Predicted 3D model of a 72-nucleotide RNA (transfer RNA) from Tetradesmus obliquus.
RNAcentral records the identical sequence in 2 taxa.
The sequence is in RNAcentral, with records from ENA and Rfam.
Taxonomically the source falls in Tetradesmus (Eukaryota, Viridiplantae, core chlorophytes, Chlorophyceae).
Rfam family: tRNA. Rfam classes the family as a transfer RNA.
The prediction has a mean pLDDT of 83.
């Protein structure tokens, strides 16, 4: 220092213009002698930050930022 690639719930991920989801994790139920499995519900996100584009952005643009990879 230049190419590329990524950031969404507590973790891992999905969601590629029109109401933000799923599994796991957490709460409260059923079920059981108790507990565990199992099954039902419920809570949880300024979608990394600023500007632009559009009747409308997580999703498209431009710049910043942390993380990966190549190259020098």
């Nucleotide at each position: 220092g230049g190419g590329u690639u990524u950031a969404u719930a507590g973790c891992u991920c999905a969601g590629u213009g029109g109401u933000a989801g799923a599994g796991c994790a957490a709460g409260c139920g059923c079920c059981u002698g108790c507990a565990g499995a199992g099954c039902g519900c419920u809570a949880g996100g300024u979608c990394c930050c600023g500007c632009g584009u559009u009747c409308g952005a997580a999703c498209c643009g431009c710049g910043g930022u942390g993380g990966g990879c190549c190259c020098u």